[in-house]
RNA sequence: UCUAUGCAUCAAGAGAGGCUCUCGUGCAGAGUCCGGCAACCUGGGAUGUCAACCCAAGGUGCCUUUCCACGAUGUGGAGAUGUGGCCGCACCACCCUGUGGCAAAUAAGUUGACAGUG
Repeated sequence: UCUAUGCAUCAAGAGAGGCUCUCGUGCAGAGUCCGGCAACCUGGGAUGUCAACCCAAGGUGCCUUUCCACGAUGUGGAGAUGUGGCCGCACCACCCUGUGGCAAAUAAGUUGACAGUG
């Protein structure tokens, strides 16, 4: 770069915020900073595992409105987001892979099952 593809969500929620750039000068687009929403991944919540639930620190995403069609309150298609992050070494253009490491809060501080220990 190209092709293919699993699962979950697209309900609600949250600044018409500041600054910079671009242009077709706008309720425009892009970037960045602060603030917020949410809980997809990592993390914290009992000795271990699993599940539910709670928190919201790390990584995303979003904060003016998903779109189209139909046999229509549902179905199908398209599209969007997530499926942790960062650093070193080896191979290497990169990616992947292997290997060795790093950070995660002043918040929350639980419940159940199985196992272990006293």
This is a predicted structure of a 118-nucleotide RNA (SAM-I/IV (S-adenosyl methionine) riboswitch aptamer) from a Chloroflexota bacterium. Lineage of the source: Bacteria > Bacillati > Chloroflexota. Of the family's consensus pairs, 92% are formed in the model. Its Rfam family is "SAM-I/IV (S-adenosyl methionine) riboswitch aptamer". The family is grouped with related families in Rfam's "SAM clan". Rfam 15.1 lists 567 matches to the family in 508 species. The literature on the family includes a 2008 paper in RNA by Weinberg et al., "The aptamer core of SAM-IV riboswitches mimics the ligand-binding site of SAM-I riboswitches".